[in-house]
Context: one part of a larger RNA
RNA sequence: GGACGAACGCUGGCGGCGUGCUUAACACAUGCAAGUCCAACGUGAAAGGGGAGCAAUCCCCCGGUAAGGUGGCGAACGGGUGAGUAAGACAUGGGAAAUCUGCCUGGGAGAUGGGGAUAUCCCUCCGAAAGGGGGGCUAAUACCGAAUACCGUCCGGAUUCUGAAAGGGGUCCGGGGAAAGGGAGGCCUCUGGCAACAUGCUUCCGCUCCGAGAGGAGCCCAUGGCCCAUCAGCUAGUUGGUAGGGUAAAGGCCUACCAAGGCGAAGACGGGUAGCUGGUCUGAGAGGACGAUCAGCCACACUGGCACUGAGACACGGGCCAGACUCCUACGGGAGGCAGCAGUGAGGAAUUUUGCGCAAUGGGGGCAACCCUGACGCAGCAACGCCGCGUGUGGGAUGAAGGCUUUCGGGUUGUAAACCACUUUUGUGAAGGAAGAAGUCCCGGGGGAUAACACCCCUCGGGGAUGACGGUACUUUGCGAAUAAGCCACGGCUAACUCUGUGCCAGCAGCCGCGGUAAGACAGGGGUGGCAAGCGUUGUUC
Numbered sequence: 001g002g003a004c005g006a007a008c009g010c011u012g013g014c015g016g017c018g019u020g021c022u023u024a025a026c027a028c029a030u031g032c033a034a035g036u037c038c039a040a041c042g043u044g045a046a047a048g049g050g051g052a053g054c055a056a057u058c059c060c061c062c063g064g065u066a067a068g069g070u071g072g073c074g075a076a077c078g079g080g081u082g083a084g085u086a087a088g089a090c091a092u093g094g095g096a097a098a099u100c101u102g103c104c105u106g107g108g109a110g111a112u113g114g115g116g117a118u119a120u121c122c123c124u125c126c127g128a129a130a131g132g133g134g135g136g137c138u139a140a141u142a143c144c145g146a147a148u149a150c151c152g153u154c155c156g157g158a159u160u161c162u163g164a165a166a167g168g169g170g171u172c173c174g175g176g177g178a179a180a181g182g183g184a185g186g187c188c189u190c191u192g193g194c195a196a197c198a199u200g201c202u203u204c205c206g207c208u209c210c211g212a213g214a215g216g217a218g219c220c221c222a223u224g225g226c227c228c229a230u231c232a233g234c235u236a237g238u239u240g241g242u243a244g245g246g247u248a249a250a251g252g253c254c255u256a257c258c259a260a261g262g263c264g265a266a267g268a269c270g271g272g273u274a275g276c277u278g279g280u281c282u283g284a285g286a287g288g289a290c291g292a293u294c295a296g297c298c299a300c301a302c303u304g305g306c307a308c309u310g311a312g313a314c315a316c317g318g319g320c321c322a323g324a325c326u327c328c329u330a331c332g333g334g335a336g337g338c339a340g341c342a343g344u345g346a347g348g349a350a351u352u353u354u355g356c357g358c359a360a361u362g363g364g365g366g367c368a369a370c371c372c373u374g375a376c377g378c379a380g381c382a383a384c385g386c387c388g389c390g391u392g393u394g395g396g397a398u399g400a401a402g403g404c405u406u407u408c409g410g411g412u413u414g415u416a417a418a419c420c421a422c423u424u425u426u427g428u429g430a431a432g433g434a435a436g437a438a439g440u441c442c443c444g445g446g447g448g449a450u451a452a453c454a455c456c457c458c459u460c461g462g463g464g465a466u467g468a469c470g471g472u473a474c475u476u477u478g479c480g481a482a483u484a485a486g487c488c489a490c491g492g493c494u495a496a497c498u499c500u501g502u503g504c505c506a507g508c509a510g511c512c513g514c515g516g517u518a519a520g521a522c523a524g525g526g527g528u529g530g531c532a533a534g535c536g537u538u539g540u541u542c
Stems, first nucleotide, its partner, number of pairs: 001542004006538005013389006019382002021347001026345003030342003035073003040070002043067001048061005080300003090224006099217003104213002107210004112146001114144002121136006153176010182205006191198002226272003233263003238260008275297004279290004302323005325336004353379001355378003361375001362373004392422004402413004427479006436469001441463008486531005491512003497526005507514002
């Protein structure tokens, strides 16, 4: 000199863009943060309104609405944090003849015919609650056999090509392995039917199998990146083999048996510290330090362990067990997990609103309309940072007054002020007022599919609606210099000097050092220098 997720002191006008618990991975009140689909399925209200009836009650509308349940997809993404981890991590480059992959894209083949349950519901029982037991009814794209098997896979057998081998590719025979023709729209060409229509046709969404792609994921290897040798020896599933198990998959990953290996001064083992990287800061570079925000990967979700479901988890807002803590209880027993967004307490030098909106982008569900989304978009708070703007401009000497100083002549503050002329960024008032919006939707034209001018899909044109921010940005205009300057320093380093007070006191100080009666170093005043909505100090780092 530079830098900062900074803090502290004094001061503080505006805007844009960023950033904001670095400490206790401490504990958490409250609200929200993951749902959606009735075009998979079966149920299906109450209140209210109307009518009938003496009344009980019944019927209609609301309404196949609300709701609860079965089922499907999602909940493994997105969001948070950095505890652990020095190597099952990360970065870079490779390998697989050792692998998996829901949704998506394109290709091929198919979907025949059956069965038994069960929740919601009704009845009943136990319990304070959380919740649970028994009996009865019912549906499916829920569940389970059977048929079929192009292709392909597995098992057994034969054969061939390739490869050093392990193994890989091909051909043939036998055996095993699937599904939901369900849902929605339209139609009468075919079939049935006089017709309406559907068991028919067609379009769309789904279902099953196969191989391919894209994207994703698991596994293996090499190289690289901290400190301590006052850590020198470490190791029994240890190192290798055989056989088996297990996994999507190679492998001591696991088990049995056999052998006695394996690592280490190029640092094993142990201890300390630490998420890694792209990058950030600094530096001429080499290097050094760091790893906030943003992006990629990893790990974790009160602590420890475990599996279930699933294409994917050993699963932050799922489950089970154990533990600590908090809460409820009728004392028998239960409930919970903010390192999601806000917010609270605590810790701390220190870090924000219990805001608005799904309008945009993105995600989940759905044919869609749409619903959900504290992701996200915005707003609020904070000079925390960077950048920009302003606090006026020109003229104005009798060098006014006042202050300070003086050798008492003066000097200085100082064109500074007053005063004159002007401007209006900012401010305040008024008027207008966005872009961010295009999709979806509706209408029409063309094309595809079709029996078809319906429906549906693609494309083009037109139309209407949709904005949290926000009456914001911006523009025009009225007013009026009006609303806006501080902080630090002035002995040397280091730009900037005098007076008074104090008297080794009070005090200053980054280093050297000042202060004991004329202190340019303390304190105050005047003046000056530097930076400026900031300026200094402290901390850290180059």